[in-house]
Context: one part of a larger RNA
RNA sequence: CUGGGCGUAAAGCGCACGUAGGCGGGUUUGUAAGUAGGGGGUGAAAUCCCGGGGCUCAACCCCGGAACUGCCUUUGAUACUGGUCGUCUUGAGUUCGAGAGAGGUGAGUGGAAUUCCGAGUGUAGAGGUGAAAUUCGUAGAUAUUCGGAGGAACACCAGUGGCGAAGGCGGCUCACUGGCUCGAUACUGACACUAAGACGCGAAAGCGUGGGGAUCAAACAGGAUUAGAUACCCUGGUAGUCCACGCCGUAAACGAUGGAUAUUAGUUGUUGCGAGUUUAACCCUCGCAGUGACGAAGCUAACGCAUUAAAUAUCCCGCCUGGGAAGUACGGCCGCAAGGUUAAAACUC
Numbered sequence: 001c002u003g004g005g006c007g008u009a010a011a012g013c014g015c016a017c018g019u020a021g022g023c024g025g026g027u028u029u030g031u032a033a034g035u036a037g038g039g040g041g042u043g044a045a046a047u048c049c050c051g052g053g054g055c056u057c058a059a060c061c062c063c064g065g066a067a068c069u070g071c072c073u074u075u076g077a078u079a080c081u082g083g084u085c086g087u088c089u090u091g092a093g094u095u096c097g098a099g100a101g102a103g104g105u106g107a108g109u110g111g112a113a114u115u116c117c118g119a120g121u122g123u124a125g126a127g128g129u130g131a132a133a134u135u136c137g138u139a140g141a142u143a144u145u146c147g148g149a150g151g152a153a154c155a156c157c158a159g160u161g162g163c164g165a166a167g168g169c170g171g172c173u174c175a176c177u178g179g180c181u182c183g184a185u186a187c188u189g190a191c192a193c194u195a196a197g198a199c200g201c202g203a204a205a206g207c208g209u210g211g212g213g214a215u216c217a218a219a220c221a222g223g224a225u226u227a228g229a230u231a232c233c234c235u236g237g238u239a240g241u242c243c244a245c246g247c248c249g250u251a252a253a254c255g256a257u258g259g260a261u262a263u264u265a266g267u268u269g270u271u272g273c274g275a276g277u278u279u280a281a282c283c284c285u286c287g288c289a290g291u292g293a294c295g296a297a298g299c300u301a302a303c304g305c306a307u308u309a310a311a312u313a314u315c316c317c318g319c320c321u322g323g324g325a326a327g328u329a330c331g332g333c334c335g336c337a338a339g340g341u342u343a344a345a346a347c348u349c
Stems, first nucleotide, its partner, number of pairs: 003321004007303002012317001014201002021194002025088003031082001033081002035077001037075006049065006091191001092188003095184005103177007110154001115149007125136002162169002206247006216240001220236004258316006266294011298305002322349003331342004
């Protein structure tokens, strides 16, 4: 340099944004860098290969040829690629009008429930379990009624429903704000796709500082169980769980399936918008965009996937290359730390 692969066998970066790079729509002009043809020069000798020859053979040596797949130059070609000059609208984007939505950030606010506090009624139990006990209770618990405090989470609606790039997002109201879809005309005129490095986002747990602390609950304590029980069960209970700011940067971060474009039978549900139909609405039919269930061709080792592809093709990136040692050691970079990231080898089967 090359091959074959990446849903489950090894293998898709957790996700985006975008730099270099790679790659890129229709058409015109001219160019001739790539490309391909002809000519010339060069490509030392030796070596390799072929045909001869010489040492008795061979190795070895000698002669001739071919080759040296390359480079330079010149000439003509112009389909394709590139660069040049225009132009076009279908890719992409802008404009206008509608629309759906737990998309994000901040502020405010509501009811139910748990816990605690005060007061009333009331009396001997309550709680918990397979059964118990630890525990709470005559200093009046549990239950019940009223009042109060505080924190956290938002029942029903709720839906293989919606939104978001992913992580994720669910009471209600307001403010600010991102993206998306549909319809319509006009505009820009390839502005596109992908993306090493860089930069940003990134559940939970964890860390720092300061708050907060109702519930639940690692650690811990006690009671049980048991041969033991550093557990499962029970009673308690601290970090934490919550907020602000700053770190961490990992997950079965999963669709275990990178992104983009085009093409390729159908059936059926659902969400958003539009059109037709209708006096209007519903229903029905159709289009676009999303999201599910089946299923032909095709693919697959099989399972299965199947217009939301794992089908058929093209472009770009990432990654894999027997098991273990090992996602470890060493070194680098990052981090307050925990650790993360990059990432071997000996040896062994």
About this RNA
Small-subunit ribosomal RNA, central domain from an uncultured bacterium, 349 nucleotides, folded computationally. The full RNA is in RNAcentral, with records from ENA. Model confidence (mean pLDDT): 89 of 100.